[in-house]
RNA sequence: UUUGAACUUUAGGGGUGCUCGUUCAAUCGGGCUGAGAAAUACCCUUAUUACUUGAUCCAGAUAAUGCUGGCGAAAGAAAAAGCACAAGGUCAUCG
Numbered sequence: 001u002u003u004g005a006a007c008u009u010u011a012g013g014g015g016u017g018c019u020c021g022u023u024c025a026a027u028c029g030g031g032c033u034g035a036g037a038a039a040u041a042c043c044c045u046u047a048u049u050a051c052u053u054g055a056u057c058c059a060g061a062u063a064a065u066g067c068u069g070g071c072g073a074a075a076g077a078a079a080a081a082g083c084a085c086a087a088g089g090u091c092a093u094c095g
Base pairs, nucleotide, nucleotide: 001088002087003086004085007082008081009080010079011045012044013043014042017032018031019030020029021028051076052075053074057070058069059068060067
């Protein structure tokens, strides 16, 4: 001096579905999947795990649902600093 990923701080970006309880509405509680189903939590910040579009999509499964897979190495999508570690490059000195 370059790169990588871990951690910290600040800033920013997201999603919150299905079903049951009289369930038309509000609130509350339960069940399913999941990191997270309004929790001040969870996840993500250049990106092949945030998320959105395609999508009132296709196939399978389910009590039901992006529940699972495809689409998808698709297109879009939000950042900086610090600190120790690792791997290189260059220069100087010594042998």
Predicted 3D model of a 95-nucleotide RNA (TPP riboswitch aptamer (THI element)) from an uncultured Flavobacteriales bacterium. It matches the Rfam family "TPP riboswitch aptamer (THI element)". On this family, see Thore et al., Science 2006: "Structure of the eukaryotic thiamine pyrophosphate riboswitch with its regulatory ligand".